[in-house]
Context: one part of a larger RNA
RNA sequence: CUCUUUCUAAGGAACUCGGCAAAAUAGCCCUGUAACUUCGGGAAAAAGGGUGCCUCCUCACAAAGAGGGUCACAGUGACUAGGCCUGGGCGACUAUUUACCAAAAACAUAAGUCUCCGCAAAGUCAUAAGACCAUGUAUGGGGGCUGAUGCCUACCUAGUGCCAGAAGGUUAAGGAAGUUGGUGACCUGAUGAUAGAGGAGCUGAUGAUCGAAGCCCCGGUGAACAAUGACCAUUACUAUAACGAUCCUAAGGUAGCAAAAUUCUUUGUUGGAUAAGUUUCGACCCACAUGAAAGGCACAAUGAUCUGGGCACUGCCUUGGAGAGAGCUCA
Numbered sequence: 001c002u003c004u005u006u007c008u009a010a011g012g013a014a015c016u017c018g019g020c021a022a023a024a025u026a027g028c029c030c031u032g033u034a035a036c037u038u039c040g041g042g043a044a045a046a047a048g049g050g051u052g053c054c055u056c057c058u059c060a061c062a063a064a065g066a067g068g069g070u071c072a073c074a075g076u077g078a079c080u081a082g083g084c085c086u087g088g089g090c091g092a093c094u095a096u097u098u099a100c101c102a103a104a105a106a107c108a109u110a111a112g113u114c115u116c117c118g119c120a121a122a123g124u125c126a127u128a129a130g131a132c133c134a135u136g137u138a139u140g141g142g143g144g145c146u147g148a149u150g151c152c153u154a155c156c157u158a159g160u161g162c163c164a165g166a167a168g169g170u171u172a173a174g175g176a177a178g179u180u181g182g183u184g185a186c187c188u189g190a191u192g193a194u195a196g197a198g199g200a201g202c203u204g205a206u207g208a209u210c211g212a213a214g215c216c217c218c219g220g221u222g223a224a225c226a227a228u229g230a231c232c233a234u235u236a237c238u239a240u241a242a243c244g245a246u247c248c249u250a251a252g253g254u255a256g257c258a259a260a261a262u263u264c265u266u267u268g269u270u271g272g273a274u275a276a277g278u279u280u281c282g283a284c285c286c287a288c289a290u291g292a293a294a295g296g297c298a299c300a301a302u303g304a305u306c307u308g309g310g311c312a313c314u315g316c317c318u319u320g321g322a323g324a325g326a327g328c329u330c331a
Stems, first nucleotide, its partner, number of pairs: 001327008010318002019313001027051005036041001038148001052070004057065002071075001083311007090303002096106001111146007123132003149298004154228001159225002161221003165217001168216003174210002178206006187196003229247002232244001256290001268284005
């Protein structure tokens, strides 16, 4: 010097991103216990007192209790063994998760809702056989979203999706009347080469017309994907605009909440907490870019969660010091 560890005057978070780390609290008995609340909790709330040994009494020989005495700085004498209070965000809770950098506000959850499925079910795996679902049967099974509970869940069906409809338009393979090309036994030029015409047959091209679903079309549907304006002017100070006008739209953001896990400007403005507060809490609303199951707003309980304040406590610090045990180096 490094590590582990004990103590430290006075102060007590001045340390630091942040009380990180350490200290403090601690068992049992008695007393006592607030706001709030879903009446269960909160709660070991908080805040206090007692605790050894001897003797005696109640008593049953245990336990508990009463009286008296006695020792120590100290009686859960070592060990063991909650720090507490308070405001807010998020997730209701218990549970689960990145084995080996993340335990959380992420996942799940009960609950809510939408949708599919009548059983040879829907859905899934497989080329198939077959299997799961399920030795289940709609109080069941699959899928999507939200996520306890309380109060609620506004408006828009124009676009996209889905459901339903079937009058009309469009429309494939395939069929097909007709039209047309090639070939063509046979026939004609007396015969042959060759030329001409050519019914039937074979084989192409074209083709009126028949022809399903789909799409166009019609209607519905938002706890389906989504969406939820702009501008001008106006009241007897000023300011503001309940009122009015114009344009556009499918409809123009309702209730609630709001500088928020969302606010750029921004350390917004204002009030509280401090002597002093870019954090924090209560409000305001000018929401760059909140908003209602990608749920909105509250909320008791809960959390190795995140964040603000306080009490207690302390070598975190002012600011160092002393000791013990290891290691290293040297001898």

This is a predicted structure of a 331-nucleotide part of an RNA (large-subunit ribosomal RNA, domain IV) from Gossypium schwendimanii. The full RNA is in RNAcentral, with records from Rfam. The coordinates come from a structure-prediction model, not an experiment, and the mean pLDDT is 84.